Context: one part of a larger RNA
RNA sequence: CGCUCGAAGAUUGAGGAGUCCCCUUCCUAGUACGAGAGGACCGGAAGGGACGGACCAAUGGUGCAUCAGUUGUUCUACCAAGAGCAUUGCUGAGUAGCCAAGUCCGGUUAUGAUAAACGCUGAAAGCAUAUAAGCGUGAAGCUGUCUCCAAGAUAAAUUUUCGUUAUAAGUCACCUCAGAGACUAUGAGGUUGAUAGGCCGCAGGUGUAAGAUUCGUAAGAAUUUAAGCCGAGCGGUACUAAUUGUACGAAGUUAU
Numbered sequence: 001c002g003c004u005c006g007a008a009g010a011u012u013g014a015g016g017a018g019u020c021c022c023c024u025u026c027c028u029a030g031u032a033c034g035a036g037a038g039g040a041c042c043g044g045a046a047g048g049g050a051c052g053g054a055c056c057a058a059u060g061g062u063g064c065a066u067c068a069g070u071u072g073u074u075c076u077a078c079c080a081a082g083a084g085c086a087u088u089g090c091u092g093a094g095u096a097g098c099c100a101a102g103u104c105c106g107g108u109u110a111u112g113a114u115a116a117a118c119g120c121u122g123a124a125a126g127c128a129u130a131u132a133a134g135c136g137u138g139a140a141g142c143u144g145u146c147u148c149c150a151a152g153a154u155a156a157a158u159u160u161u162c163g164u165u166a167u168a169a170g171u172c173a174c175c176u177c178a179g180a181g182a183c184u185a186u187g188a189g190g191u192u193g194a195u196a197g198g199c200c201g202c203a204g205g206u207g208u209a210a211g212a213u214u215c216g217u218a219a220g221a222a223u224u225u226a227a228g229c230c231g232a233g234c235g236g237u238a239c240u241a242a243u244u245g246u247a248c249g250a251a252g253u254u255a256u
Stems, first nucleotide, its partner, number of pairs: 001152001005163007015149004020144001021049007033038001051106005059100004066093005071086006112142001117137004170248002172245002174190005195241003198237005204230003211224005
């Protein structure tokens, strides 16, 4: 831009993509078969592999704005306590998120037409012949099942609701943002508000802060103190910020 009024939703599915994989064990059954050795079809059950999808309750990894320990050095006048730099200085842990090696799920029942191959009936050709007429069996393949996308499917589909004029329904810009994200888009919100921050509580992490007191010559230890600190998690609370816009945005053709 189109889909012939403008919108907001909900669908159908022409068409397309993917998938339907493999193995082992057991039963049938040491049966059929076979002199024996050996050893089934069909059917049923269980387990597994790789692959694929989703997820983070648990197991773990990561976790450069979380906590602690610690070395050197500079600075805060000094002590103490801290801050900067040294690969995140190094080390030990670790929330959310992300992730797999982790967890859950999937490949199932069934259908149709076929290939190679195998048949039935059967003439030409009194026989024979699966073929000439006709009718079957038959594959991981085709169709189809299942999952996903899908009306620019220009044959432009269907359906519900809203809107009658310089505006409506609605949309956009702008702003607060994240289950989204390179940008854009998408989604949650904009005071009739919990969208983000702050604050409060909780969860969770670290592991017992500083100061003081006591003991010790001191290094240090104990008590106060399961303290102190704390990113992303959960819940609450309008304290802060979501101001605002002279923005855009609907009726044609034919006939009477």